[in-house]
RNA sequence: CGAUGUUCUCAGGGCGGGGUGAAAGUCCCCACCGGCGGUAAGGGCCGAAAGGCCUGAGCCCGCGAGCGCCUUCCCCAAGGUCUUUGACUGACGGGAAGGGUCAGCAGAUUCGGUGCAACUCCGAAGCCGACGGUUAAAGUCCGGAUGAAAGAGAACGGUC
Numbered sequence: 001c002g003a004u005g006u007u008c009u010c011a012g013g014g015c016g017g018g019g020u021g022a023a024a025g026u027c028c029c030c031a032c033c034g035g036c037g038g039u040a041a042g043g044g045c046c047g048a049a050a051g052g053c054c055u056g057a058g059c060c061c062g063c064g065a066g067c068g069c070c071u072u073c074c075c076c077a078a079g080g081u082c083u084u085u086g087a088c089u090g091a092c093g094g095g096a097a098g099g100g101u102c103a104g105c106a107g108a109u110u111c112g113g114u115g116c117a118a119c120u121c122c123g124a125a126g127c128c129g130a131c132g133g134u135u136a137a138a139g140u141c142c143g144g145a146u147g148a149a150a151g152a153g154a155a156c157g158g159u160c
Base pairs, nucleotide, nucleotide: 002160003159004158005156006155007154008153009152010151016030017029018028019027031140032139033129034128035063036062037061038060042055043054044053045052046051058127059126066105067104069099070098071097072096073095074094075093079089080088081087082086109125110124111123112122113121131143132142133141
């Protein structure tokens, strides 16, 4: 220095203006926002150089929470079985805990320029955004959530 263990800390942004309407931060016009790791020719700093450090993609490759799914358990109970007044079983429905690849929802980018090389740079035009709630359909409001978590960092300990 690297790998590994334990504990702790941290870990998401955004509706401003106008229109319609009984009602919209939900619709329409204009606006606003972009988690984590990787990749990287841009940018910054250090260095005489070699080189080092930091930063750098919402839509390129992956990951995360949510819904779904699966497993176990609980509640309810249509129905069924039997040696029928009690036992057993139990569809549909509801709930709790767990799982995390099974991949279903799982999303979205093109054109021009430079160049050996760019879906990452420069320019332009586009596109995307869980679930439940709501006087009206939500990336931006409220809720689960004082949650969970990709991961980032610190401390300590031994081993390789």
FMN riboswitch aptamer (RFN element) from Bradyrhizobium zhengyangense, 160 nucleotides, folded computationally. Lineage of the source: Bacteria > Pseudomonadati > Pseudomonadota > Nitrobacteraceae > Bradyrhizobium. It was read from a public genome assembly, where an Rfam model found it. The model forms 97% of the base pairs in the Rfam consensus.